[in-house]
RNA sequence: GUAAAGUAGCUUGCACUUUUGAGACCGGCGGACGGGUGAGUAACGCGUAUGCAAUCUGCCUUGUACAGGGGAAUAGCCCAGGGAAACUUGGAUUAAUGCCCCAUAGUAUUAUAGAACGGCAUUGUUUUAUAAUUAAAGAUUUAUCGGUACAAGAUGAGCAUGCGUCCCAUUAGCUAGUUGGUGUGGUAACGGCACACCAAGGCUACGAUGGGUAGGGGCCCUGAGAGGGGGAUCCCCCACACUGGUACUGAGACACGGACCAGACUCCUACGGGAGGCAGCAGUGAGGAAUAUUGGACAAUGGGCGAGAGCCUGAUCCAGCCAUGCCGCGUGCAGGAAGACAGCCCUAUGGGUCGUAAACUGCUUUUAUACGGGAAGAAACACCCCCUCGUGAGGGGGCUUGACGGUACCGUAUGAAUAAGGACCGGCUAACUCCGUGCCAGCAGCCGCGGUAAUACGGAGGGUCCGAGCGUUAUCCGGAAUCAUUGGGUUUAAAGGGUCCGUAGGCGGGCGAUUAAGUCAGUGGUGAAAGUCUGCAGCUCAACUGUAGAAUUGCCAUUGAUACUGGUUGUCUUGAAUCGUUGUGAAGUGGCUAGAAUAUGUGGUGUAGCGGUGAAAUGCUUAGAUAUCACAUAGAAUACCGAUUGCGAAGGCAGGUCACUAACAACGUAUUGACGCUGAUGGACGAAAGCGUGGGGAGCGAACAGGAUUAGAUACCCUGGUAGUCCACGCCGUAAACGAUGGAUACUAGCUGUCCGGCACACAUUGGUGUGCUGGGUGGCCCAGCGAAAGUGAUAAGUAUCCCACCUGGGGAGUACGUUCGCAAGAAUGAAACUCAAAGGAAUUGACGGGGGCCCGCACAAGCGGUGGAGCAUGUGGUUUAAUUCGAUGAUACGCGAGGAACCUUACCAGGGCUUAAAUGUAGUCUGACAGGGGUGGAAACACCUUUUUCUUCGGACAGAUUACAAGGUGCUGCAUGGUUGUCGUCAGCUCGUGCCGUGAGGUGUCAGGUUAAGUCCUAUAACGAGCGCAACCCCUAUUGUUAGUUGCCAGCGAGUCAAGUCGGGAACUCUAACAAGACUGCCGGUGCAAACCGUGAGGAAGGUGGGGAUGACGUCAAAUCAUCACGGCCCUUACGUCCUGGGCCACACACGUGCUACAAUGGCAGGUACAAUGGGCAGCCACUACGCAAGUAGGAGCGAAUCCACAAAACCUGUCUCAGUUCGGAUCGGGGUCUGCAACUCGACCCCGUGAAGCUGGAAUCGCUAGUAAUCGGAUAUCAGCCAUGAUCCGGUGGAAUACGUUCCCGGGCCUUGUACACACCGCCCGUCAAGCCAUGGAAAGCUGGAAGCACCUUGAAAGUCCGUCACCGCAAGGAGCGG
Repeated sequence: GUAAAGUAGCUUGCACUUUUGAGACCGGCGGACGGGUGAGUAACGCGUAUGCAAUCUGCCUUGUACAGGGGAAUAGCCCAGGGAAACUUGGAUUAAUGCCCCAUAGUAUUAUAGAACGGCAUUGUUUUAUAAUUAAAGAUUUAUCGGUACAAGAUGAGCAUGCGUCCCAUUAGCUAGUUGGUGUGGUAACGGCACACCAAGGCUACGAUGGGUAGGGGCCCUGAGAGGGGGAUCCCCCACACUGGUACUGAGACACGGACCAGACUCCUACGGGAGGCAGCAGUGAGGAAUAUUGGACAAUGGGCGAGAGCCUGAUCCAGCCAUGCCGCGUGCAGGAAGACAGCCCUAUGGGUCGUAAACUGCUUUUAUACGGGAAGAAACACCCCCUCGUGAGGGGGCUUGACGGUACCGUAUGAAUAAGGACCGGCUAACUCCGUGCCAGCAGCCGCGGUAAUACGGAGGGUCCGAGCGUUAUCCGGAAUCAUUGGGUUUAAAGGGUCCGUAGGCGGGCGAUUAAGUCAGUGGUGAAAGUCUGCAGCUCAACUGUAGAAUUGCCAUUGAUACUGGUUGUCUUGAAUCGUUGUGAAGUGGCUAGAAUAUGUGGUGUAGCGGUGAAAUGCUUAGAUAUCACAUAGAAUACCGAUUGCGAAGGCAGGUCACUAACAACGUAUUGACGCUGAUGGACGAAAGCGUGGGGAGCGAACAGGAUUAGAUACCCUGGUAGUCCACGCCGUAAACGAUGGAUACUAGCUGUCCGGCACACAUUGGUGUGCUGGGUGGCCCAGCGAAAGUGAUAAGUAUCCCACCUGGGGAGUACGUUCGCAAGAAUGAAACUCAAAGGAAUUGACGGGGGCCCGCACAAGCGGUGGAGCAUGUGGUUUAAUUCGAUGAUACGCGAGGAACCUUACCAGGGCUUAAAUGUAGUCUGACAGGGGUGGAAACACCUUUUUCUUCGGACAGAUUACAAGGUGCUGCAUGGUUGUCGUCAGCUCGUGCCGUGAGGUGUCAGGUUAAGUCCUAUAACGAGCGCAACCCCUAUUGUUAGUUGCCAGCGAGUCAAGUCGGGAACUCUAACAAGACUGCCGGUGCAAACCGUGAGGAAGGUGGGGAUGACGUCAAAUCAUCACGGCCCUUACGUCCUGGGCCACACACGUGCUACAAUGGCAGGUACAAUGGGCAGCCACUACGCAAGUAGGAGCGAAUCCACAAAACCUGUCUCAGUUCGGAUCGGGGUCUGCAACUCGACCCCGUGAAGCUGGAAUCGCUAGUAAUCGGAUAUCAGCCAUGAUCCGGUGGAAUACGUUCCCGGGCCUUGUACACACCGCCCGUCAAGCCAUGGAAAGCUGGAAGCACCUUGAAAGUCCGUCACCGCAAGGAGCGG
C1' cells in the first nucleotide's frame, strides 16, 4: 500500500478490526553462472610439469566467541512545477536486516624486540613482551531462519617458472622504463606495475627485431608406420560482445541482454532534445554454390532466489524442415521352356537376344492402409503417518506430478497388393553391337577419339557396377622412396663451391681411474571426461548407449646399472707436428746477362720489279724498292733439349746466372705427446678480356680503312692499322676456372711403363750400367665390385666413417625487384605471374652427310651414231567443243592400256524408243505356234499389214507366250581389297634354329685378312649349322659322233633336159630332230698357306660364267590398275540400266615426248647379176596366162603345206648426174582411178598424171651402244573386211666398225667405319622477325574513389574517468558540491 469481509463506531463516506498483499518503491541475494561467436592474439594465449615461504575466495561444511545502547536521513506517498518526449525540479513528511555514533573483544591484524625448532636465500611455525586498530540485525507460526568476528576445510580464482607451440633472412641488428640496483607509492599478492635517483646494461645467427598468417588443446581424416592435412559437432582453456577508451559496484567484472565518454550507423522529435546495440532462441534483409520453425513444455536433468509453497530459465527436454551423414528395412518368395506370341535390336536369314523374364500355379504380409489396445521415461520435493533418534538429521509407507503422445510397441483384417533409380561399357576399369554423323557436331581424369565401315561423338538394343541412392565438382591424405629420420641423389640425366687458410660448430687414436649428463632398468605421481581398441550388456538387429579393462608411445620425481658416448684426471706413441741429414724440380720474388730472328736507321753493291693469292688487286718501288754486305738502335719472345716429363693449393710456370723465400720426398727407436679432420659466416690468391695513373711500343693485332670473293659479304682471303698485348702501382673476381669427379682416413686381385730418392747384388771401373727389393709421384691395361649405360676399377665412380657445398620437370631466368660490392663494365644473392607435356642422359637399329676407306655399273672418260633445228606420223599437255569417254604424270606417264576408233568397238554427246531385254535354272499355267518370207511408214530401233507351217512310239519331246524368284551399271572408293604389274635390280643381298654376349632395344653368325661377276670361295674366328637369293640344273646357239633319210640333200654311178635332184638310185655331204660326247682351271709353268690369279702356254670347234634367253630374294614407293577379271562398302532402278540413228574419241594460236624421211656424190636415177632366216596361209596364200602405165581386174595350176605360194635389200658390174635448193628432198595441193566394206563427207589405204614447201647437218642441253655389238639393209608375223604400221614383236644380210689411258670428277649401287638435335628418316629437323587474334605482364593517362604516412595550421581550460591536495559553502559527523594538480 491493493482487494475482500466484518464492525460492537456510523450519514451514501470516513474510521477501526481480521484476512489478503496488485502495481510501484526501499532493502537482500543473483544478474561475473548458463547461452553465442572466433574478430583480435605468435602470447605464459594454449598444452604439459612444477611452485606461491608472494595471494584472495560470496554461497557451502566444521569449530570457537558474540549480538549492549543510541542517532540522523532518504525513496515511496502527498503538494506544486518544467518538458513534445525521454525524463526531471522544488517543498513537506516517513520506515527498515539501508546509513551513522558510542560501548564490549583479543585466540584477529599491523609494527618492534627476544627464545626454541625447521627450511630454500628473502625467511616459516610456535611462544613471550610492548604499542595501535576494526564488529553485529533482526524476522517469527517459538519449530526455526538470519547477523558479526576469527580459524580450518572444500570450491573457484590470481601470479611465477621449465619445456613444447606456423612461414619469410629479398626482415640482421633491436632496446631509455629499455636491463639492473636503492627508495617510495600501488595491488588480494610478487614485480619497472608506476615514480625519483644511481649504474649501463638486456636480447640476437640455437634467428632478436620486423613482416605475413593463425584462437590453442583433447581430438578428427589419411597412412604399414614415421609422417602429412585439419581444429565442424562434444569437452577443457582463452579472447570478444556496434568500434575505441574508462572506471564504478561487488567475494568475483573493467561486466553480451549494467554505467559514462568519443566515433560510425539506425530510429523518434514540437528541432529545443532524446533512444538503440540478436557473435542468446526463433525470425527478416543482404551476400552467396549453399545451410532449418517468429513450434511445445518446464514433465525430466540442471541453474538462480526463497524457510517453503512457488516463481524465473529459447540452458535443457521434445516436436517441425533437409536422403546432409551413419545404421536398419522394403519394393516380394518358390515353381514354371511350347525356351510361347508380339514388339525393339542383331543376323551368316538357319537363328540369336530380351529370357524363368512374362503368362500361369502355390506361398508370405515386413512395409503401406483400416480398426482396436497401449507403455517405460516418475523418483521425488512439499504434505500426512511410522521408526531410529533427537533443541537436528536419516530411513520406511501413503498421496501428487508427462511437453513428447494416444507416440514407441502389440493385436486383428485385406491383398503382390502401396514402393527403382543413377552412372558407365577404347585402355587404365567390370561391361559390345547396330544406326546416324564425317576433324563437323561433339567427347575427354591421363593416353587420346572424330577427315564415310567410330566398341571413344549422338541415339538404340544388350550388358556391367552400385542401389534409395547414383554421378559431378571442390578440398585433404595416399599411391609419391616425387624433400628420402625411417627412405634419395650430385663424371655424362638437375646437382661439387675456381682454389687454399681458418672462426663458430660437427666429428675424433691406445691404456687406466673417477663421475653418472646422455643411455638402460625398476618404482611413485600425473597424463580430465568424452573419443580409440577389447570383453560384456541395453534398445527386436544395427547405428547409438551403458559398464569394465587396455592404451594414452608424454612430463615430473626417485632408486639402481655403467658396456658405449660425454665431463674430470693420469699415462702412451702408431695420428699430427718439430729437429737433423741427404736430395729434387719450367715453384715464387727481385737483379744481372746471352744468342738467333724481326723491324728501323745510315752507308756500300746492284737494277726493275717486289709482295701477295685458288686467281687477283689494294700496297711498296727509277726520289733506286725487293735482294745482298757492314755498322748502329729498339722492343718482345726464348728454337734444339722437350717427353702420357717435372713443380705448384688452384690460376699457372720454360734461354743462362746470382741473391732471397717457400714446398716436397726419403732416412733417423731424435723431440713434443692427440697438439687431429672438416669447416657455415670471414680472409687471401685467382687465366684471359676490361678499367685507372704513369711509362714502353719491334712483332702481332679487336675497332677501322682499302682490295678481292659474292646475288649481297658489315665474314672467311689479301694490304695496312688504333686500342691492346709488355713494365710499375691500383681495381675487377669471372671461365668448358674440367678429371665437367669437394676434402680427410682406413681397407679391398693382378700385370706393365716412367720420374725422384734409398738399400742389396752382379759387371765394369775416370764419371757408370743392369737386375731385384723398397718409399713417394705420374701413366696404361684389366678382375671382383659399382653403374641406366658409356664406363670406372688402389690416383675408384668399390667397401665404410666424418665434415662441408649443392639438386628436386622444361621454359620464363641466372631474368625482374630489393640489398651488398665495383670508377665503370658488371659481379654476388635471387623470385613470381604465365606457359608446355614434356625437356634431358646413355646406348641400339636404320636413314642421311658438299665425312672417311674399299669396290662395281656404257656411270664418267675414249669412240661411233643420234635427239634438240626442218617436214610429216604418233602420243601427251593446254585450249576449244554438245561431246572432244576414261585411265597412265620425275626416274618407274607421254608409237603407254590400244597387238590396229569410218558403223560396230564406245564407255562420250544430241535426238528417238523400251522397262525385265539377253543367257540359264526351277516351279506353275497356256498355246501349237513363233521364228522365217513379203510389203508399208520411219534415220534406224521400232510400229503396222500380209503369207506359210510341228514331231510323236501318245508317255512326251520341242518351240513360244505368260507368271514368280533370282537382274543390270566401263557409276564412286586402287587410301577398304584379291590377283596382276612397274621400279630399286639380275643389285648381292635378306633371314632363321641352337649357342654365346647384353638389364634391354639388340648384337654375334653376316665382322677381319685375301679372293670373286657374286654373302663366290679360302684362312682366321663364340660361334656351329640352315633357308630364300648367287651359281648350277632348263631352252636356243657354236663342234663332233650315233641313229633315222621325206616333202630336205646329190659326192660317186646311170637316165634325161636349152636349163633345172627332173628321174633311177645313193645315205657320203648339207640339213632335219632325237640321243650322246665335249670345258672341269682338268694339264704345264710362275706367284700364293689356301682360295685363287697370271701366261696371246699346250691341246681344243669353243678357255676360264663360251654367247644369248627364261629365271627377279626380304622388302620399298598407301607406286599402277574397282575400265581385263574378282570382290567389301556406298550410290542409280520408266535410269547412272538397255536399244537405235547421227556425231565425237581424228578439233588446233600453242608446248613437250617418241619416231619416220631428208638435207645428198661413201649419193640419186637407169639397166644388169647374186646371196638369207624366221614366220604365215582355205571366207586363205596364190604360181602361171591375158588386159591395164599402175593400183588392180579376169581366168586359173598347186597347197591345209621341209612338197605349193611370196622379186629379199643393201652388196657387185655398167652408164648417167658434177655440188645446184639440184636428176637432192619429198611435204602440200589439183585432177583421175583401184580395192575393202551396208557405207570411205567428217574419217581408209593404194595407183597414175601434175604441183614441188621447209630443209644445205641443227643453240643451251641431252640419249643409245663394248662385238657379230653400234651403224646400216631388207624380210616376216600378231591385230585385221580394209587401214591411218613410219608403231610393236621377231628374222636374217653386210666387202659390219671405232674405242676403253684410267677411276680425279657427274649419276646410281654394295660393304666397313664415323657424326647426328633425323625416324613421315635431309623433299628431315629447325631459328629469328613480321600480319591478324588471344593470354599474362610492364609503361603512360584526363577524371572518379579507398587506405596509409609525413608536414603545416587550428583548438592550450582539450572527453569520460581514476588518484592526490584543499575546502571560508552544505552536513552533528560520515561525506559531498566547488577549486587546484

About this RNA:
The RNA shown here (small-subunit ribosomal RNA) has 1381 nucleotides and comes from Aequorivita sp. RNAcentral holds the sequence, with entries from ENA and SILVA. NCBI's taxonomy places the organism under Bacteria, Pseudomonadati, Bacteroidota, Flavobacteriaceae, Aequorivita. Rfam family: Bacterial small subunit ribosomal RNA.